[in-house]
Context: one part of a larger RNA
Formats: sequence, C1' cells, structure tokens
RNA sequence: CUGGGUGUAAAGGGAGCGCAGGCGGACCGGCAAGUUGGGAGUGAAAUCCAUGGGCUCAACCCGUGAAUUGCUUUCAAAACUGCUGGCCUUGAGUAGUGCAGAGGUAGGUGGAAUUCCCGGUGUAGCGGUGGAAUGCGUAGAUAUCGGGAGGAACACCAGUGGCGAAGGCGACCUACUGGGCACCAACUGACGCUGAGGCUCGAAAGCAUGGGUAGCAAACAGGAUUAGAUACCCUGGUAGUCCAUGCCGUAAACGAUGAUUUACAAGGUGUGGGUGGGGUAUGACCCAUCGGUGCCGCAGCAAACGCAAUAAGUAAUCCACCCUGGGGAGUACGUUCGCAAGAAUGAAACUC
Repeated sequence: CUGGGUGUAAAGGGAGCGCAGGCGGACCGGCAAGUUGGGAGUGAAAUCCAUGGGCUCAACCCGUGAAUUGCUUUCAAAACUGCUGGCCUUGAGUAGUGCAGAGGUAGGUGGAAUUCCCGGUGUAGCGGUGGAAUGCGUAGAUAUCGGGAGGAACACCAGUGGCGAAGGCGACCUACUGGGCACCAACUGACGCUGAGGCUCGAAAGCAUGGGUAGCAAACAGGAUUAGAUACCCUGGUAGUCCAUGCCGUAAACGAUGAUUUACAAGGUGUGGGUGGGGUAUGACCCAUCGGUGCCGCAGCAAACGCAAUAAGUAAUCCACCCUGGGGAGUACGUUCGCAAGAAUGAAACUC
C1' cells in the first nucleotide's frame, strides 16, 4: 500500500472558523489531459514460463514461442472524469413577512436568606452529636422586634422544557449584538461539502497584578471516634470561591457515538416552535406539513448489551485516530509552549 475497524473490547480530535488539498447538481456544445481501441519503435542477452530437441537419465545445454505488466510516438473514439464556452434552478445564499428562546456583552434595579454592627424586650443557657466535647454566653448570649452595613446567589415558575459550535447559559429592566425556525418564491446562479497545517473559543482547579470577602471552605488548629485516625463526625479557619486585566489549555471536555445529514428505508406515542386546512363558545380539539427534543418499536445491523428516520440500518464524500496484547508509561530523552504548576509531542530496555 491493500484490507479491516473506532457507543461499551485498542481506536472520534474538547469545539468552531478556515488557507492548501480531496470530493462535488441538471442540460447543450467544443477540446482531448486522464480514459479506451488500433499501428510503429523500444523494452540487450542470459534468467523465469510453455514447448521441441541433445548429452544412456537428471542436473546441464540448444532451438522456437510466450513474457518483459513499461516507456516513446502516431491514428482514432468522446460514454465517464477533466479543461473550456453557453444555459438552468432543485443544492447554497440573499431579500421580504412573521415567530420562539436561561444565546452573548455592558449598565442599572429588586426581594428572600445568611453574617456582622447599633438599639429595645428578656434571662441562663445556646450550639452541636450516634452520644459528647472543643466553641459561644451574666462584660447579658441563644430567642424575639426595629434600624443599618456588606458580599454572594437568584426559591416558586422549572418541564428527558428552551438556547448555544462546544465549554456552557436561569431574578427583573434597558441598550448593543450573534444564531435558529417557519412562510413566501422576488433576486444571485453551483457561489457547495469536508478540511492536514493554521487561527479562535474552551468547565473546574491553578498562576500574576490590583481590588473585594457575607456564606462556604483545601491547608491548618482544636474536640471527638479509634488499637492507631495525619480520615469519615463536630467547633473554628486561611488561600480560594467574587470583580477587572493577563496567563494556563486540561476533564468520565460523554451521546464514552467526527462533519455534511447528503440521499434512501414500517409505524406508534409524548413534548416544545411555526405554517396550512377543518372545527368550537372563537380557548379546548382533529388532519396535514417543516424543523427540534424524548420514549416504544419493524426491517436491518450488532459478540452481546442494544441501536433503530436524532441509527450503531443501506449507500456517498472528506477529516481524525486505531489495528505488535497487558505492564513499564502518557514515564524517559529531545523539541515547542508556559511566570510557574505543567501542557503538547512521545519511545526503549526489561517483564508477564
């Protein structure tokens, strides 16, 4: 290379955008690079193969043929690919009319609760646990009422509900802003798909500088438990959690399932967004259809589990990765990136 795979056995990149590359809709014409057919030249001989012959056979040797899968050149064909000219609208996009949404960024506002502070009432306990103790409290706690401060998060609504490429997004209002869906069929006329490198985004934790700190809480301290208890339980408590700016670039970043869903292939039943028709009391509801999100299920697939129009079915294109097992090891070395932590790339000896 061929071939086979990647939900769970080894194997889908965390996600998107996108240069190169690969692949690419209908019709008509031209060219002839690929392609197909014919001719010519060459493809040394020996070897190999087939066949015939010579050494008594064989090895060996000789003749003939085939082969030499290729290259060069020429003639021809025009179905397919390609190139080129024209044309088309169904792919793709634009315009228009509507719709839903925790999509994003910034600013502002609100109430509940915790904590703290001030004041009132009030008195001996509170708190905590399996039971306790550490802790708090006569310097007046806990409880309760009023006032104030500050930070963080937004109960109910809430739903295998919605939005987003993924990470993720949930109080309310305003501004700016991205995407999606439906209807329509006016416009462009293949403008498409994928995408090595590259660029961008990327939970939590962590890092740097400055701020902030109510609650929670690694580390740490104390009390318990225990044979011990560097834990589980309790009382405290600092980084951190929050904000701004910059870095880090990893996760069971999961649907453990790449993208186009591109096409095709029984159904049934929920749910959320549209459109059309029927129907009503102008709210129910019924039918059709488009695009989401769930469950069940046929064919088919699958080692089984299961998947099953949201495929893991039947086909197509492109990318990534795997097929020499387990450990050693995501380690060592080298390189790149990073302030560091570390990340990325990534072996071997040895061993079973």
A computed fold for a 352-nucleotide part of an RNA from an uncultured bacterium, annotated as small-subunit ribosomal RNA, central domain. The RNAcentral record of the full RNA draws on ENA, Greengenes and SILVA. Its mean pLDDT, the model's own confidence on a scale to 100, is 82.